[in-house]
Context: one part of a larger RNA
RNA sequence: GGAUGAACGCUAGCGGCAGGCUUAACACAUGCAAGUCGAGGGGUAACAGGAAGAAGCUUGCUUUUUCGCUGACGACCGGCGCACGGGUGUAACGCGCGCGUAUAGAACCUACCUUUUACAGGGGAAUAGCCCAGAGAAAUUUGGAUUAAUGCCCCAUAGUAUUAUUGAAUGGCAUCAUUUUAUAAUUAAACAUUUAUGGGUAAAAGAUGGCUAUGCGUUCUAUUAGCUAGAUGGUAAGGUAACGGCUUACCAUGGCAACGAUAGAUAGGGGUCCUGAGAGGGAGAUCCCCCACACUGGUACUGAGACACGGACCAGACUCCUACGGGAGGCAGCAGUGAGGAAUAUUGGUCAAUGGGCGCAAGCCUGAACCAGCCAUCCCGCGUGUAGGAAGACUGCCCUAUGGGUUGUAAACUACUUUUAUAAAGGAAGAAACCCUUCUACGUGUAGAAGGCUGACUGUACUUUACGAAUAAGCACCGGCUAACUCCGUGCCAGCAGCCGCGGUAAUACGGAGGGUGCAAGCGUUAUCC
Numbered sequence: 001g002g003a004u005g006a007a008c009g010c011u012a013g014c015g016g017c018a019g020g021c022u023u024a025a026c027a028c029a030u031g032c033a034a035g036u037c038g039a040g041g042g043g044u045a046a047c048a049g050g051a052a053g054a055a056g057c058u059u060g061c062u063u064u065u066u067c068g069c070u071g072a073c074g075a076c077c078g079g080c081g082c083a084c085g086g087g088u089g090u091a092a093c094g095c096g097c098g099c100g101u102a103u104a105g106a107a108c109c110u111a112c113c114u115u116u117u118a119c120a121g122g123g124g125a126a127u128a129g130c131c132c133a134g135a136g137a138a139a140u141u142u143g144g145a146u147u148a149a150u151g152c153c154c155c156a157u158a159g160u161a162u163u164a165u166u167g168a169a170u171g172g173c174a175u176c177a178u179u180u181u182a183u184a185a186u187u188a189a190a191c192a193u194u195u196a197u198g199g200g201u202a203a204a205a206g207a208u209g210g211c212u213a214u215g216c217g218u219u220c221u222a223u224u225a226g227c228u229a230g231a232u233g234g235u236a237a238g239g240u241a242a243c244g245g246c247u248u249a250c251c252a253u254g255g256c257a258a259c260g261a262u263a264g265a266u267a268g269g270g271g272u273c274c275u276g277a278g279a280g281g282g283a284g285a286u287c288c289c290c291c292a293c294a295c296u297g298g299u300a301c302u303g304a305g306a307c308a309c310g311g312a313c314c315a316g317a318c319u320c321c322u323a324c325g326g327g328a329g330g331c332a333g334c335a336g337u338g339a340g341g342a343a344u345a346u347u348g349g350u351c352a353a354u355g356g357g358c359g360c361a362a363g364c365c366u367g368a369a370c371c372a373g374c375c376a377u378c379c380c381g382c383g384u385g386u387a388g389g390a391a392g393a394c395u396g397c398c399c400u401a402u403g404g405g406u407u408g409u410a411a412a413c414u415a416c417u418u419u420u421a422u423a424a425a426g427g428a429a430g431a432a433a434c435c436c437u438u439c440u441a442c443g444u445g446u447a448g449a450a451g452g453c454u455g456a457c458u459g460u461a462c463u464u465u466a467c468g469a470a471u472a473a474g475c476a477c478c479g480g481c482u483a484a485c486u487c488c489g490u491g492c493c494a495g496c497a498g499c500c501g502c503g504g505u506a507a508u509a510c511g512g513a514g515g516g517u518g519c520a521a522g523c524g525u526u527a528u529c530c
Stems, first nucleotide, its partner, number of pairs: 001530004006526005013382004018377001019375002021340001026338003030335003035080003040077002043073002047071003050067008087293003098218008108210002113206007121155004131144005161186005167180005191198002219265003226256003231253008268290004272283004295316005318329004346372001348371003354368001355366004385416004396407001398405002422466005430457001435452008474519005479500003485514005495502002
């Protein structure tokens, strides 16, 4: 000098853009953050409509009862989603994990999506809900009866599927791969319907996402020198989507290490960021990719995918409810609270846009996201007037040799301007889709065209008019380094100080004043890095 997720002191007009618990992965009150589908189902708790009946009378209204009949729809069965999105950086010991980069998979999986081919025949038994009867303070739960399906099961049909046996060809990278012949065995499906469509099953290919292996790179300590029995390898089996000591049995005795094993400490990694001419050094906030974690430890279930933040079970610590028998909970989601700390924001608005889930769609959900609020926390921009004006005015302050000097073109005064502020008026873009209506082309659901619908931010940005210099300057420093000097006070005191140093009676170094210098809505100090 540059930089910062900064803090502190003094000060403070506006706008844009970004950023905002670096500490206790400490504990959390409250609300919200993952639902959706009635075009899968039985149904009807609520709302609305309709129909029928009854009562009252104001004779067309009110009240009431019944009916799933209709729009819809609580709870329930079922499907898809909840493995995404969002947060945090604890752990990373052990198979050395992860990451970065480059290969490989002749050792693998992939829901939804796209393309292609083929198919969807017949039957059955249950169970939630509802109803009845209970237990319990509650959470919850027991028994009985009955019912549905795109839930479950059985049979049929089927191959370029799987398994076993068998023959051949081609190729390679060793195990082998690809194509193909034959035989046997095994496994499918689901319907809804407003007739528009939407779904279902099997197989192949693609895309996407994941998984695995290998090479190289990846902090410090030798005041850590030896470490290792599933340990290293083989055979066989099990397990996995898949290879593999991944696991088990048997056999062998290997394997790593001064090119640093083992042990300890520290730490998420990278793209990137800061600095520097570079080489290097330092950092890993925001944004993006990967990884890990979800009160602590463990376990699996479901599923295409989890060993699952707002799922389950067990153990533990903590908090809460209790009728003492027993139960409930997990903000490292968004706000917010306490605590810690030098220190870090609102218990806000909207799904309008972008994106996601479900749905044929309308739509619903979305603290993702988009916005608004707070904070000079960073960067950038604008303003606090402009021009003229010497009697170098007065007063004040300061200095002085009492002549004057300085404040100082500064002011007054004259002439302008109106950014900004204030007031008034107008007023966006972000919106194009989906959907609806009409039309056109092919020809029966696609494409295109026209019109319509939709804005949280927001009466915001912006524009115009009026008004009047009006609404707007501080902070640090002035001995040298280092731009800027005098007086007074103090008297090695009080104090200053980054280094040298200053102060003991004429202090440009302390404190005040006048004057000056630097930067400026900031200026200084502290901390850290180069």
Small-subunit ribosomal RNA, 5' domain from an uncultured prokaryote, 530 nucleotides, folded computationally. The full RNA is in RNAcentral, with records from ENA. Its mean pLDDT, the model's own confidence on a scale to 100, is 80.